[in-house]
Overview
Model confidence (mean pLDDT): 81 of 100. This is a predicted structure of a 525-nucleotide part of an RNA (small-subunit ribosomal RNA, 5' domain) from Acinetobacter sp. The source organism's lineage runs through Bacteria, Pseudomonadati, Gammaproteobacteria, Moraxellaceae and Acinetobacter.

Context: one part of a larger RNA
RNA sequence: AUUGAACGCUGGCGGCAGGCUUAACACAUGCAAGUCGAGAUUGAACGCUGGGCUUGCUACUUAACUUAGCGGCGGACGGGUGAGUAAUACUUAGGAAUCUGCCUAUUAGUGGGGGACAACAUUUCGAAAGGAAUGCUAAUACCGCAUACGUCCUACGGGAGAAAGCAGGGGAUCACUUGUGACCUUGCGCUAAUAGAUGAGCCUAAGUCGGAUUAGCUAGUUGGUGGGGUAAAGAUUGAACGCUGGACGAUCUGUAGCGGGUCUGAGAGGAUGAUCCGCCACACUGGGACUGAGACACGGCCCAGACUCCUACGGGAGGCAGCAGUGGGGAAUAUUGGACAAUGGGGGGAACCCUGAUCCAGCCAUGCCGCGUGUGUGAAGAAGGCCUUUUGGUUGUAAAGCACUUUAAGCGAGGAGGAGGCUACUCUAGUUAAUACCUAGGGAUAGUGGACGUUACUCGCAGAAUAAGCACCGGCUAACUCUGUGCCAGCAGCCGCGGUAAUACAGAGGGUGCGAGCGUUAAUC
Numbered sequence: 001a002u003u004g005a006a007c008g009c010u011g012g013c014g015g016c017a018g019g020c021u022u023a024a025c026a027c028a029u030g031c032a033a034g035u036c037g038a039g040a041u042u043g044a045a046c047g048c049u050g051g052g053c054u055u056g057c058u059a060c061u062u063a064a065c066u067u068a069g070c071g072g073c074g075g076a077c078g079g080g081u082g083a084g085u086a087a088u089a090c091u092u093a094g095g096a097a098u099c100u101g102c103c104u105a106u107u108a109g110u111g112g113g114g115g116a117c118a119a120c121a122u123u124u125c126g127a128a129a130g131g132a133a134u135g136c137u138a139a140u141a142c143c144g145c146a147u148a149c150g151u152c153c154u155a156c157g158g159g160a161g162a163a164a165g166c167a168g169g170g171g172a173u174c175a176c177u178u179g180u181g182a183c184c185u186u187g188c189g190c191u192a193a194u195a196g197a198u199g200a201g202c203c204u205a206a207g208u209c210g211g212a213u214u215a216g217c218u219a220g221u222u223g224g225u226g227g228g229g230u231a232a233a234g235a236u237u238g239a240a241c242g243c244u245g246g247a248c249g250a251u252c253u254g255u256a257g258c259g260g261g262u263c264u265g266a267g268a269g270g271a272u273g274a275u276c277c278g279c280c281a282c283a284c285u286g287g288g289a290c291u292g293a294g295a296c297a298c299g300g301c302c303c304a305g306a307c308u309c310c311u312a313c314g315g316g317a318g319g320c321a322g323c324a325g326u327g328g329g330g331a332a333u334a335u336u337g338g339a340c341a342a343u344g345g346g347g348g349g350a351a352c353c354c355u356g357a358u359c360c361a362g363c364c365a366u367g368c369c370g371c372g373u374g375u376g377u378g379a380a381g382a383a384g385g386c387c388u389u390u391u392g393g394u395u396g397u398a399a400a401g402c403a404c405u406u407u408a409a410g411c412g413a414g415g416a417g418g419a420g421g422c423u424a425c426u427c428u429a430g431u432u433a434a435u436a437c438c439u440a441g442g443g444a445u446a447g448u449g450g451a452c453g454u455u456a457c458u459c460g461c462a463g464a465a466u467a468a469g470c471a472c473c474g475g476c477u478a479a480c481u482c483u484g485u486g487c488c489a490g491c492a493g494c495c496g497c498g499g500u501a502a503u504a505c506a507g508a509g510g511g512u513g514c515g516a517g518c519g520u521u522a523a524u525c
Base pairs, nucleotide, nucleotide: 001524002523003522005521006520007519008518009517012371013370014369015368016367017366018364019363020329025327026326027325029324030323031322034073035072036071039070043067044066050060051058052057053056080282081281082280090207091206092205093204094203095202098200099199103196104195105194106193107192108191109190110189111145113143114142120135121134122133123132124131125130151160152159153158165188166187167186168185169184170183173182174181175180176179209254210253211252218245223241225239227237228236257279258278259277260276261272262271263270264269284305285304286303287302288301307318308317309316310315335361337360338359339358343357344355345354346353347352374404375403376402377401384395385394386393387392408466410461411460412459413458414457418452421448422447423446424445425443426442427441428440429439430438469514470513471512472511473510474495475494476493480509481508482507483506484505490497491496
């Protein structure tokens, strides 16, 4: 000088930060990942228009709304933790044998069919969790056929492989079931490719703590061959073959996430890796794959194990190192709060929905910074205290008194900014056959929208009113006397004080230093 600090005494306000360093110990409860009805089907409830009418009911019809299952996208991001890892990590610099959903640009398509499975209904098993059988049904779910500019395979003859529709609008023409379809058009999709962007995988080199009271280690180990496997190079893997390959700090062992940074220091260095950012690893412990563009997946699945809970004893359920919170451990670390208003993320055409990410608030002097606890005047140098050579000195302009001020706190009133948008209407442009629809831009137009919030800030009101402590005073080291004690009680960072005149113990007066803090302890330079 510093700290994610703790402890003791004390404590007025605000701003900005920070807050389980220990048990990667165990967890009650709530929330933390959903969304889409413009993919499609059914049920249930509600109820608009219409029909039937028993006038409030339904074998009906349809708009809107809700959604269990089917289906799509997202649950691989975001958030947490640092157990493991001394190199499959990280940092820096390179590399070639790769993949990449959504996004951007470009090219070519989007034809015609089929069969199922949930939901549902019926039956049925089970205490429950959860199943089983039969039957029905739709799709942007699934599977063939056709076609193939690119694409892939090839023995260069040839061969292989796609798709899905939905929503809005419309003047002619056609079809009829008379308001729909064909048709045209716009938007969102879908399929096959190419390029990009982004993200990811892989390889190489160098660097990256201690121990020799660890000296040998390795046998798929090292190499080529023809196979398998992967998105991809490679003993990555199985086969036969050849024979070694590698090392001076290997191997073993202890400790440890790494970096940007942080602390210190004139620097070189040393120590460190909280918060924030990048990378890695992990998700009760160990193992495994599935799905998918992406996982070997924190709030998915399967198996084994430990633990906890439910049970009708047959069997089941669970995983806070997400946000709060509880117990425990500990010197020690916060609320079972508000809001999606902003920023961002997921879904959606949109409105919007979800979001313990995030933004805010609460608690804590934990830190840094700012402000305040009054200002001026005031000598009878009051009283009291302390000291004293008994005369005075000191506390001390300090107080009182007088004259002022009102920051902050308190009370009252006003009041930005964080809000850009969105919806309706309207204008222009694009698209188009179209003054529809849709998209983009504009509008002193109207409406709507802030958790924080009793916001910041401003004005007014009253009254010195509500606000100072802590450590030290032998030397180092700024600051001295009295009383008590008598090697006792005690102090102490080092030197050392204390055995009857202690500036070193304890109290008091006085003083010094810092100040809403001050000391102590711990740790680093």